Molecule: Bacterial RNase P class A
Organism: uncultured Spirochaetota bacterium
RNA sequence: GGAGGGGAACACGCAGCCGCGCGGCCCCGCGAAAGCGGGGAGCGAGGAAAGUCCGAACACCAGAGGGCAGGAUGCCGGGUAACACCCGGGCGCCGCGAGGCGACGGAAAGUGCAACAGAAAACAUACCGCCCGGAAACGGGUAAGGGUGAAAUGGCGGGGUAAGAGCCCACCGCGCCCGCCGCGAGGCGGGCGGCAGUGCAAACCCCAUCCGGUGCAAGACCAAGUAAGCAACCGAUCGAGGACGGCCCGUCCAAGGUUGCGGGUAGGUCGCAAGGAGACGCGCGGCAACGCGCGUCCAAGAUGGAUGGCUGCAUAAACAGGAUUCGGCUUACGGUCCCCUCCCGGG
Numbered sequence: 001g002g003a004g005g006g007g008a009a010c011a012c013g014c015a016g017c018c019g020c021g022c023g024g025c026c027c028c029g030c031g032a033a034a035g036c037g038g039g040g041a042g043c044g045a046g047g048a049a050a051g052u053c054c055g056a057a058c059a060c061c062a063g064a065g066g067g068c069a070g071g072a073u074g075c076c077g078g079g080u081a082a083c084a085c086c087c088g089g090g091c092g093c094c095g096c097g098a099g100g101c102g103a104c105g106g107a108a109a110g111u112g113c114a115a116c117a118g119a120a121a122a123c124a125u126a127c128c129g130c131c132c133g134g135a136a137a138c139g140g141g142u143a144a145g146g147g148u149g150a151a152a153u154g155g156c157g158g159g160g161u162a163a164g165a166g167c168c169c170a171c172c173g174c175g176c177c178c179g180c181c182g183c184g185a186g187g188c189g190g191g192c193g194g195c196a197g198u199g200c201a202a203a204c205c206c207c208a209u210c211c212g213g214u215g216c217a218a219g220a221c222c223a224a225g226u227a228a229g230c231a232a233c234c235g236a237u238c239g240a241g242g243a244c245g246g247c248c249c250g251u252c253c254a255a256g257g258u259u260g261c262g263g264g265u266a267g268g269u270c271g272c273a274a275g276g277a278g279a280c281g282c283g284c285g286g287c288a289a290c291g292c293g294c295g296u297c298c299a300a301g302a303u304g305g306a307u308g309g310c311u312g313c314a315u316a317a318a319c320a321g322g323a324u325u326c327g328g329c330u331u332a333c334g335g336u337c338c339c340c341u342c343c344c345g346g347g
Stems, first nucleotide, its partner, number of pairs: 001343008010334001013313006020044003025040006046319001050330002053328005058215004065249004070211005075089005090104001091102004105206002110204002112200003127146002129142005154172002157169003173195001174193008219270004229261006241253004278297008
C1' cells in the first nucleotide's frame, strides 16, 4: 500500500422568527361547582419505526377436565418472563487464514424414492477387457483395469493367482467390546471381527420435549336512537340453542333461540401521565450471554392521523416516519473508529 474477517457507536448540526401536537404541573379571567377560555414551564419518530416472522405482557372467551388429530423444536451445557432468540462448547462442511455456515435425534420398527445413462441401482449384475480350453463357433473363470452415472458394493500398498478377488497381510474406513478424560455432546487409547449394498427422513414415518384461541379494529363505560318490527322453523327440563382452538367424550349455562326481510346507530370517554421483564451511570460476580446492589431519570400519544416554512453559518450524511407495549430475528442502508488475518514492497 492492497484485499478480507469480526465488532462499536453515530446517522445532518447550531441560532433567530412564524406555525403544529400533547400539556398530568403553574398562572390569569368567568363560574356555586362541574367546567369553559387564555397564557406559560416542559416534551415531541427509528436503528431499523420496515417485514408481520417468532416469543411474551395485557384483555376477553363463566370455571375446569380427558382423549384423538394438528403444530413447533430437534448435538451438549448455560442465559432469559419466554422464544425457532442469545452465549459458550462438540461434531461436520467451506476458507491459505482471521473466520463463516449447519433443518445437527433415529435408516437394525415399517413404507417409499434414486429419472436418464449404464450390463447392472436389489431377485443384483458382465458391455469392453483379462485368463484357460478350442482350428473356429463357442464354453468356463473373473470383477483388479476401462466405460456409463450424483452414487457401481469398501479405499490404498504389497503378497498370492492361469488371470483375478479381503483370497492373505499392514494402514485407513465400518461394526462390536473394554479402559481413561469430560456435567455432557464427545475425545484419546487398546482389542476382536465379518470384510459387507449406499444415499435421501427440508420423503411418509418413529422417538423425545413443548403448545388453548382471538387479538387495542382486544376490551370497559356513557350517550343517542328507531320499528321492544314482520314471517317461517325448532324448543321449553324427555333441553331448542350456546361455551370450552378442530373432532369425540365429558361438564356447565339455558327459556327462549335460529334463519330471512326490514329499520336505527357508526358519536364520545377510558384503554393511552405508556411507570416497565424500563432507561442511564457506577461497583461486584461470571470466559460470555447475563445477574445482583446503589444512585439518578420519566422522555410522541395522533385518530381525515402532529415535526412545517423562512433566514444565516457549518456540513454535504444514505435507508427511511410511531398507532397497545416490550424481548428477538430478517431485510434496506451512509461514512467514521477499534481489533484481527492474508498478499506485495521498503527500512